[in-house]
RNA sequence: ACAUACAGUCGCCAAACCUGUUGUGAAGCAGGGACGGAAAGCCAUGGAUCUUCGGAUAUUCCGAAGAUCGCCAGGUUGCCUUU
Numbered sequence: 001a002c003a004u005a006c007a008g009u010c011g012c013c014a015a016a017c018c019u020g021u022u023g024u025g026a027a028g029c030a031g032g033g034a035c036g037g038a039a040a041g042c043c044a045u046g047g048a049u050c051u052u053c054g055g056a057u058a059u060u061c062c063g064a065a066g067a068u069c070g071c072c073a074g075g076u077u078g079c080c081u082u083u
Base pairs, nucleotide, nucleotide: 005083012037013036017032018031019030020029021028022027035070041076042075043074045073046072047071048068049067050066051065052064053063054062055061
C1' cells in the first nucleotide's frame, strides 16, 4: 500500500411525518421525531430526477436559470483498530 473476513468507539448522523419559517416552485432552514446509514461528512464535477421562464411541431423537444450529495458515479477530508 492492497485485498478478504471478523471485531470495535456506546459515540455520530437523522428518513417519513408534525409545527414554525423562507421561496412562484422544486425545495431549504429551525424544533420535535427515527426509517435507516460505516462516511447518510463536505463539494453541483459527470449523469439522473424535479422546479421556473422563453421558444417551438406546445406537459414529450431545445435553451436559460435553479433544486436534490439519504438517486448513481467522481473528487476530497475524517472516525474505529480485533485477526
Predicted 3D model of an 83-nucleotide RNA (c-di-GMP-I riboswitch aptamer) from Hydrogenimonas sp. Its mean pLDDT, the model's own confidence on a scale to 100, is 80.